[in-house]
Notes:
Transfer RNA from a Pseudomonadota bacterium, 71 nucleotides, folded computationally. Its mean pLDDT, the model's own confidence on a scale to 100, is 81. Rfam family: tRNA. The family's RNA type in Rfam is transfer RNA.
RNA sequence: GCGCCUGUAGCUAAACGGUAUAGCACUGGCCUCCGGAGCCAGGAGUGUGGGUUCAAUUCCCACCAGGCGCC
Numbered sequence: 001g002c003g004c005c006u007g008u009a010g011c012u013a014a015a016c017g018g019u020a021u022a023g024c025a026c027u028g029g030c031c032u033c034c035g036g037a038g039c040c041a042g043g044a045g046u047g048u049g050g051g052u053u054c055a056a057u058u059c060c061c062a063c064c065a066g067g068c069g070c071c
Base pairs, nucleotide, nucleotide: 001070002069003068004067005066006065007064010024011023012022013021018054026042027041028040029039030038047063048062049061050060051059
């Protein structure tokens, strides 16, 4: 330098172009002598910038970051 893959919540992962979900973690409450477990409730997210579209996590382009391969 070229090609491929990946990027979504603190972590690990879902999501036909049509309200972004789950588990763990975290916070509050219930329960308990205390803690844990269990139950209820809650906060928090689409790598960046453009394009297409009525509508983009999803499709297109560039860039950024990580991984793999080739030279």